Glycine riboswitch aptamer from an Acetobacteraceae bacterium, 95 nucleotides, folded computationally.
The coordinates come from a structure-prediction model, not an experiment, and the mean pLDDT is 82.
It was read from a public genome assembly, where an Rfam model found it.
The model forms 90% of the base pairs in the Rfam consensus.

Parts: sequence; structure tokens; C1' cells
RNA sequence: CUAUCCCGGGCGGGAGAGUGCGGCGCCCCGGCGUCGCCACCGAAGGCGCAACCGGCCCCCGGAAACGCUCAGGUAUCAGGGACCGCUUGCGGAGA
Repeated sequence: CUAUCCCGGGCGGGAGAGUGCGGCGCCCCGGCGUCGCCACCGAAGGCGCAACCGGCCCCCGGAAACGCUCAGGUAUCAGGGACCGCUUGCGGAGA
């Protein structure tokens, strides 16, 4: 110095499931917000009884796109969105 890895930013792609019922409020006759109830989804986050990995090995640690659905979400639009690609940085590590 570089491949590469981690962290942050930008751009692009990005699934699933209810236009549910009722009350209240707002705006003005059609829609929005909120609360409650029922049903459902999993790809922010969280959790774990957990596939798998490691160790001083019958115990301990790490841990998934698996599981749970607390949170979040379930017409269009908008927003969010794991993950993937490209790019970027007075960042970090680095054969």
C1' cells in the first nucleotide's frame, strides 16, 4: 500500500399479513386520527425452550433468515424494512 472484514453515511432493489368490527374526536358527507376487541404477518428492535459453532467439555460461552410475537406491522400512497448490490469516509482492523 492492497485484497478483505467491521462501523457510519448516500443511492438502488427489497417480502408477508384485515380497505375487519365498535366507540370517541377532527375536518365537512367523504376521509383521517385515536381507543378497545377479534383475526393475521415477521425481514426494525427484543427475547429463546434454539439449528449450528467453540471451549478449560455432561458444564460454560457465542448464536441464525429457526422459534416466540413483547414491540412493530396488515388496501393505495407515504414511512419503516432484515438482507443484497454500488458508492463513500481526516473512521477502525488488516494478511